c-di-GMP-I-GGC riboswitch aptamer from Saltatorellus ferox, 76 nucleotides, folded computationally. It was read from a public genome assembly, where an Rfam model found it. The model forms 95% of the base pairs in the Rfam consensus. The source organism's lineage runs through Bacteria, Pseudomonadati, Planctomycetota, Planctomycetia and Saltatorellus. The prediction has a mean pLDDT of 91.

RNA sequence: CACGAGAACGGCAAACCGAGUGCAAGCUCGGGACGCAAAGCCACGGGCCCCUUCGGGGGUAGCCGAGCUACCGAAC
Numbered sequence: 001c002a003c004g005a006g007a008a009c010g011g012c013a014a015a016c017c018g019a020g021u022g023c024a025a026g027c028u029c030g031g032g033a034c035g036c037a038a039a040g041c042c043a044c045g046g047g048c049c050c051c052u053u054c055g056g057g058g059g060u061a062g063c064c065g066a067g068c069u070a071c072c073g074a075a076c
Base pairs, nucleotide, nucleotide: 003073004072011036012035016031017030018029019028020027021026034062040068041067044065045064046063047060048059049058050057051056
């Protein structure tokens, strides 16, 4: 540099429930864990979702790719 253990220290948190917020998709907080070795960040490309006066606007990073950053150290 790569790789990813029945390793260590830890981390995140799907569905669902409660509260708030938004036209909606969704988001935030709390509970909760299906999973995750970047499930950390980022809407640049594609996908998907919502709204629309069809011009456009919004969302999703836990769909994939690009970019940026990072803990640990068995084997290969």